Predicted 3D model of a 74-nucleotide RNA (transfer RNA) from a marine sediment metagenome.
Model confidence (mean pLDDT): 82 of 100.
[in-house]
RNA sequence: GCCUGCAUAGCUCAAUUUGGUAGAGUACCGCUUUCGUAAAGCGGGGGUUGAGGGUUCGAUUCCCUCUGCAGGCU
Numbered sequence: 001g002c003c004u005g006c007a008u009a010g011c012u013c014a015a016u017u018u019g020g021u022a023g024a025g026u027a028c029c030g031c032u033u034u035c036g037u038a039a040a041g042c043g044g045g046g047g048u049u050g051a052g053g054g055u056u057c058g059a060u061u062c063c064c065u066c067u068g069c070a071g072g073c074u
Base pairs, nucleotide, nucleotide: 001073002072003071004070005069006068007067010026011025012024013023020057028044029043030042031041032040050066051065052064053063054062
């Protein structure tokens, strides 16, 4: 230099294939339970989907550029 993949909640990952209100686990907060803590059970909050632009009535999803990370080729 070229090619491919990834970037979504504090963390680990879904959802993209078929564009149509973004979910789960864990962590956090509250309640129940306990003499108290932990565990367990119930409930709750938390996201400008890496950045910018384009297409579209509508974009996490499709297209372009950039940034970061990983892998491959020379």
Rfam family: tRNA. By type it is a transfer RNA. Rfam's curators write: Transfer RNA (tRNA) molecules are approximately 80 nucleotides in length. RNAcentral holds the sequence, with entries from MGnify.